[in-house]
Context: one part of a larger RNA
RNA sequence: GACGAACGCUGGCGGCGUGCUUAACACAUGCAAGUCGAACGGUGAAGCUCCAAGCUUGCUUGGGGUGGAUCAGUGGCGAACGGGUGAGUAACACGUGAGCAACCUACCCUGGACUCUGGCAUAAGCGCUGGAAACGGCGCCUAAUUCCGGAUAUGACAUCGACCCGCAUGGGUACGGUGUGGAAAGUUUUUCGGUCUGGGAGGGGCUCGCGGCCUAUCAGCUGGUUGGUGAGGUAAUGGCUCACCAAGGCUUCGACGGGUAGCCGGCCUGAGAGGGCGACCGGCCACACUGGGACUGAGACACGGCCCAGACUCCUACGGGAGGCAGCAGUGGGGAAUCUUGCACAAUGGGCGAAAGCCUGAUGCAGCGACGCCGCGUGAGGGAUGACGGCCUUCGGGUUGUAAACCUCUUUCAGCAGGGAAGAAGCUUUUUGUGACGGUACCUGCAGAAGAAGCACCGGCUAACUACGUGCCAGCAGCCGCGGUAAUACGUAGGGUGCGAGCGUUGUCC
Numbered sequence: 001g002a003c004g005a006a007c008g009c010u011g012g013c014g015g016c017g018u019g020c021u022u023a024a025c026a027c028a029u030g031c032a033a034g035u036c037g038a039a040c041g042g043u044g045a046a047g048c049u050c051c052a053a054g055c056u057u058g059c060u061u062g063g064g065g066u067g068g069a070u071c072a073g074u075g076g077c078g079a080a081c082g083g084g085u086g087a088g089u090a091a092c093a094c095g096u097g098a099g100c101a102a103c104c105u106a107c108c109c110u111g112g113a114c115u116c117u118g119g120c121a122u123a124a125g126c127g128c129u130g131g132a133a134a135c136g137g138c139g140c141c142u143a144a145u146u147c148c149g150g151a152u153a154u155g156a157c158a159u160c161g162a163c164c165c166g167c168a169u170g171g172g173u174a175c176g177g178u179g180u181g182g183a184a185a186g187u188u189u190u191u192c193g194g195u196c197u198g199g200g201a202g203g204g205g206c207u208c209g210c211g212g213c214c215u216a217u218c219a220g221c222u223g224g225u226u227g228g229u230g231a232g233g234u235a236a237u238g239g240c241u242c243a244c245c246a247a248g249g250c251u252u253c254g255a256c257g258g259g260u261a262g263c264c265g266g267c268c269u270g271a272g273a274g275g276g277c278g279a280c281c282g283g284c285c286a287c288a289c290u291g292g293g294a295c296u297g298a299g300a301c302a303c304g305g306c307c308c309a310g311a312c313u314c315c316u317a318c319g320g321g322a323g324g325c326a327g328c329a330g331u332g333g334g335g336a337a338u339c340u341u342g343c344a345c346a347a348u349g350g351g352c353g354a355a356a357g358c359c360u361g362a363u364g365c366a367g368c369g370a371c372g373c374c375g376c377g378u379g380a381g382g383g384a385u386g387a388c389g390g391c392c393u394u395c396g397g398g399u400u401g402u403a404a405a406c407c408u409c410u411u412u413c414a415g416c417a418g419g420g421a422a423g424a425a426g427c428u429u430u431u432u433g434u435g436a437c438g439g440u441a442c443c444u445g446c447a448g449a450a451g452a453a454g455c456a457c458c459g460g461c462u463a464a465c466u467a468c469g470u471g472c473c474a475g476c477a478g479c480c481g482c483g484g485u486a487a488u489a490c491g492u493a494g495g496g497u498g499c500g501a502g503c504g505u506u507g508u509c510c
Base pairs, nucleotide, nucleotide: 001509002508003507005506006505007504008503009502012376013375014374015373016372017371018369019368020334025332026331027330029329030328031327034077035076036075039074040073042071047066048065049064050063051062052061053060054059055058084287085286086285094211095210096209097208098207099206100205103204104203105202108200109199110198111197112196113195114194115193116150117149118148119147125140126139127138128137129136130135156180157179158178159177160176161175162173163172164171165170186192213259214258215257220250221249222248225247226246227245228244229243230242231241232240262284263283264282265281266277267276268275269274289310290309291308292307293306312323313322314321315320340366342365343364344363348362349360350359351358352357379409380408381407382406389400390399391398392397413451415446416445417444418443419442423437426434427433454499455498456497457496458495459480460479461478465494466493467492468491469490475482476481
């Protein structure tokens, strides 16, 4: 000097930041991912209207029509983003630089070609029925942008040829031949879509060079191990997996083992070189009660999905079930120690939707904490008989001290009253509407010095000295060292010094 700090004493206001470093301990409760009726069949509220009945003659009840709110379901997209944590990991995890002639990519942008024709089901629903519940079972019926066929094929894929290119296995081409297996969905009506395919963007996968911890009181390690051939598998290369063959591969330039650890941009310190750290913010990675596994999907081996096992907790009618805060708040526990079970989707961004809009503990705000940084205030000028009091005294006085009183002013901040934003552009629609923060910031006015100062130190280092008490006691102390009767070093007081809404102490790093 620094800090995600803590502790002691003290504490007026504001702005901007920041706040479980420990138990990746366990979690009550609420919320954190939905949306689309312009994909579909049902359900069909309010309102309007018609008929009938009743009568308290303008209401009620019942039925029909219209209307479409709403609800569960099928279907689509999203749920792989966003948010959290740092356990594991010494690794192509990260950083950086290359490569893929070995790859994938929903939505988006931009080209090309299409969107023809059939069919079978099933949820919801209805009926019956099991179970305490969770959740089901059987039968019947039905729709679609659900599912399954048929047709068509610019292009795609394979192969042969041609041409061009490449160091090469090879790559490219709106070229030619042959072959392969293959598409589609409708709908509101201004259209919005759907299928196949070329390219792009953005995203991802894989490979390699180099770089960054400690330990030799770890010296040898290795059997899919190292390589080859073939096959399987993958989007794709590859012992990734398998069969066979060969016997290799790594290592004192530290293999193997052990310990520790997420990595980086950066942050702190330092003149620099370096050293330390990796909170907040940003990029990447890993994880989601513990371990394993796959399914769906463009994308996961999936925090708020599924299955199995385990530990734990809960419900139970004992037959069986339910759960996962390292999301936001919040609780217990641990700890020196770390916040509200808040408001709003107004803005920014995200998902769905044609849109209106809905959802969004992302986010924007507010709350709490002097935890940090910064700003402001606690008054200004005058005022000597240098008052009173305190302390010291050589008893003359000195000092506190212009300090106070007193006089003249000012009113920041806080308080009260009045006014009162920008942030709003988009969107819808054609003239309106839309602000959580917030009656906040800000502006004006009112009253009155009124409501606002402490903490540590004063032997030397180190700025600042006397008195009393104590008497190697009580105590102080970072080092040297003070204290045993005149202690500037202990305790108190007066005075002083330094900082100041803080000041000290402790811890850690340079």

About this RNA:
This is a predicted structure of a 510-nucleotide part of an RNA (small-subunit ribosomal RNA, 5' domain) from an uncultured bacterium. The coordinates come from a structure-prediction model, not an experiment, and the mean pLDDT is 84. The full RNA is in RNAcentral, with records from ENA, Greengenes and SILVA.